Order: sequence, then C1' cells, then structure tokens
RNA sequence: GCGGAGGGCCGGGCGGCCGCGUUGGGGCAACCCAGCGAGGAAAGUCCGGACUCCAUGAGACAAGGGUGCCGGGUAACGCCCGGCCGGGGUAACCCGAGGGAAAGCGCCACAGAGAACAAACCGCCCCGGUCUGACCGGUGGCAAGGGUGAAAAGGUGGGGUAAGAGCCCACCGCAGGUCUGGCAACAGAACUGGCAUGGCAAGCCCCACCCGGAGCAAUGCCAAAUAGGGGCCUCGUGCGGGCGAUCGGUAACGGUGCACCGUAGGGAUGUUUCAGCCCGAGAGGUCCGGGUUGGCAGCUAGACUGGGCCGGUAACGGCCUGGCCAGAGGAAUGGUCGCCGAAGGGGGGUAACCCCUGGAACAAAAUCCGGCUUACAGGCCCUCCGCACAA
Repeated sequence: GCGGAGGGCCGGGCGGCCGCGUUGGGGCAACCCAGCGAGGAAAGUCCGGACUCCAUGAGACAAGGGUGCCGGGUAACGCCCGGCCGGGGUAACCCGAGGGAAAGCGCCACAGAGAACAAACCGCCCCGGUCUGACCGGUGGCAAGGGUGAAAAGGUGGGGUAAGAGCCCACCGCAGGUCUGGCAACAGAACUGGCAUGGCAAGCCCCACCCGGAGCAAUGCCAAAUAGGGGCCUCGUGCGGGCGAUCGGUAACGGUGCACCGUAGGGAUGUUUCAGCCCGAGAGGUCCGGGUUGGCAGCUAGACUGGGCCGGUAACGGCCUGGCCAGAGGAAUGGUCGCCGAAGGGGGGUAACCCCUGGAACAAAAUCCGGCUUACAGGCCCUCCGCACAA
C1' cells in the first nucleotide's frame, strides 16, 4: 500500500423570533418566569419478565407447548460469555435445529443388478462342448476391477488364492475397557479385538429438563343511565327432626306448606386424592334484547444512567461518587432566519494548507424493562489475518 475479518461510535450542533406539550414557582384571573420534550433501531410482536386481574388451595397424572454438548452470567429467557466437538475458510474468523438411528414406525425420486434381513449388468476364475480363437451351456466360485448414483457391506499397500475377499499382515479408521489431563463436554497414549448394523429424527417418535391463563383496550374509583328484561336446554329437587302457618278430625293423628336444624347428594378444574368454600334446592350452559361510549387513576425514580476503584479470561458482580433525561389522551416535540458542519465535487499550491460548492440514510414514543431479528446514505476509531514492497 492492497485485500479480508471482528468490535465500538456518530448519524446533526449553537443562537434569535414565533408556536405547541408537560413539570415546578408566582398570580383573583388573563397570563408571566424557569426546566425538560421522539430511536439505535422507537420497527417486527419473536422470546423473557415487572405489574394487574382470573382460576379456592396443595399434590399426582394426562394433554399441549418450549429447550436440547459442557460450565458460568442474569430477575428470567429460546439471550449473553467462556470452552468442547463437527463443518467452511490459506488464515484472522464464521456457521451449527449440537441428546437418541440395536425401542418402534416411516422415507431415500430417477438411474442402477442391488438402497439395509439390500447384489450380479459388464466382468474374472473353474468344468464341459467346439476348430487351442470367437461363441454356447452350468441350481459352480467371486464381489477385488468397471459402470449407475447424493450415498453401494471401511481405506492404502503387501501376502495369499483357480480367481478373489480382513482370508492374513502393517499403517489409518472403528469398537471396548484401563490409565493420564480437565469441574465437565471431551482429548491423549498404550493395550485388546478382524471389527464398523448406510443416511434422514428442521419425518413421526423416544429420552432429559422447563412451562397456569389473559393482558394497560390489564385493572381500580367516581358520576350517570337502563329492562331486578325475555326465551330455550342440562343435572337435581331425597330422607329425618321441627313447628310459627293452614285444612280435616272429639282426640290420637293425617294432608298441604317451610322462617329452622341435620344428612344423603350436588357445584366450581382435563382426570384424580386431600383440605376449605357454596348449595342442600338450587347449580350451570346458551341465545335474543336494553343501558353505559363521561371523568379520574394506572402513567413514568427505574432489574435506570455518567465516572472511578476492586474481583473475574469474559459475560457480569460489588463499592464510592455525580445526574433525573417526554408522559400525550385522536394524541404535543413544529415553523422561520443566521452561523457551524461529515463524505463528495471543482480550483490554487512542491507540501503544509487556502478558496468555492455541497449538506447526511433507515425512520416517530403510547405501561415499562432485558434480549433477538430486520432496515440503514455516509463517516470516524481500535484490534487481528493474508499478500507485496521498503528500512
């Protein structure tokens, strides 16, 4: 100098005038003064929470969903950090939907002889026929060579054989247990064994761990209004005591009925156990219709943020110190003028530098946080890798 990789930051600033929202102060009020006022993604609504309400509570099981190597961080996560293994890359680095294929089911098009209890198309060898060739036959042997394919019963070399084959041997690979290192995932060395049951589980599934539901249009308060409306369906309405009531009866008692007590039983949840609650004559489900569309709160001091020190490889944590950075309610944060102003362009100059021009993308808070993902003109800084050259 060129090319590449990883990380961080900026993406407008200052002032005047006019206008808007909010907080605080002053004022009887009108209004005045001061402070603050849209992002790194506010987007997506994909995860996790805080907060609010609902489910009666606790346990077990089922259904459904999520994660998926090891260790750590965090309020938590499917996130982040550090490692291991596999793949890509010369490398810096990047990617991984990273447990299980001898629990079971399923799939692997086409081509090919054959695609997993999988094989003989070409071919090689042996025997017979034949003219020692070609060619034909054989319930013979082979899977080493060639072909098909994304993938074909480990690879290379040697021995052996009629020809071949882990048939045998060496090395590699695979499997097993022991030892060593590591918290671990794993790695390494030696030994033993001729030895791998192909792939796909981002196919169903199995295994391990985790998970209530809904959401600020949650929810709470105030005011006001209406129709304490109507239809249909399901389960159930039992027994004993009691007697205020009523009818019959001379009375005993019987019938009706229910203010009361107990009990069988019923209800709220996917099932079930226990406890509690409600009912004990009611408990639920569904449809139609009517009123309310107003105001206040929730609503912004936080798992917040700047700096320093300490611990930690890091994510992050602890301590000290400084700061307060929108809170609308159909939804404000704007208009205008001036100055500065990145890259780029033009001119001058040996250079330093000077002059003119130019004026920045994606994009708007709505309960609030921690992440992930997506979009982004241009610029700056740091670190690392490769190549070339110079000293």
A computed fold for a 391-nucleotide RNA from an uncultured Rhodobacteraceae bacterium, annotated as Bacterial RNase P class A. The sequence was found by an Rfam model in a public genome assembly. It matches the Rfam family "Bacterial RNase P class A". It is annotated as a ribozyme.